[in-house]
RNA sequence: UGCUCGAUCGUCUAAUGGUAGGACAUCAGUUUCUGGCACUGAGAAUCUAGGUUCGAUCCCUAGUCGAGCAG
Numbered sequence: 001u002g003c004u005c006g007a008u009c010g011u012c013u014a015a016u017g018g019u020a021g022g023a024c025a026u027c028a029g030u031u032u033c034u035g036g037c038a039c040u041g042a043g044a045a046u047c048u049a050g051g052u053u054c055g056a057u058c059c060c061u062a063g064u065c066g067a068g069c070a071g
Base pairs, nucleotide, nucleotide: 001070002069003068004067005066006065007064010024011023012022013021018054026042027041028040029039030038047063048062049061050060051059
């Protein structure tokens, strides 16, 4: 430098164009003499900028970062 793949709550991981979900973690509550376990609830995310579309995590373009391959 070229090609391929990837980027989603704090972490991990789903979502084949139609309300972004789950687990762990965090916070609040119930329970307990206290803590833990258990149960209930709450908050929390689509890498960036454009485009296509009634509608984009998803499709297209460019870019950033990471991994791999080639030279």